This is a predicted structure of a 78-nucleotide RNA (c-di-GMP-I riboswitch aptamer) from a Deltaproteobacteria bacterium. Of the family's consensus pairs, 94% are formed in the model. The source organism's lineage runs through Bacteria, Pseudomonadati, Myxococcota and Myxococcia.
[in-house]
């Protein structure tokens, strides 16, 4: 010095639900709420799942709190 990442500590983020708004939908904004989260930051590349259109074919979108890539950040016992 690198790697992991237990206790504590400085923040932090916000599931279901609920209300208002936006979209043809999936969803998704903003308040409220706290399921829980070491990345429950970001990021649509991959896989996958939804949704419109279309039906020979061919497309346009959603979803990061399922997962795998990339990126960045704080402590650091054993």
């Nucleotide at each position: 010095c690198u790697c992991c990442a237990a206790c504590a500590g400085u923040a932090g983020c916000a599931a279901a639900c609920u209300c208002a708004g936006g979209g043809u939908g999936a969803c998704u904004u903003g308040a409220g709420g706290a399921c829980g989260c070491a990345a429950a930051g970001c990021c649509a590349g991959g896989a996958g799942u939804c949704u419109c259109a279309a039906u020979c074919a061919c497309g346009a979108g959603a979803c990061a709190g399922c997962c795998c890539a990339g990126u960045u950040a704080a402590a650091g016992a054993a």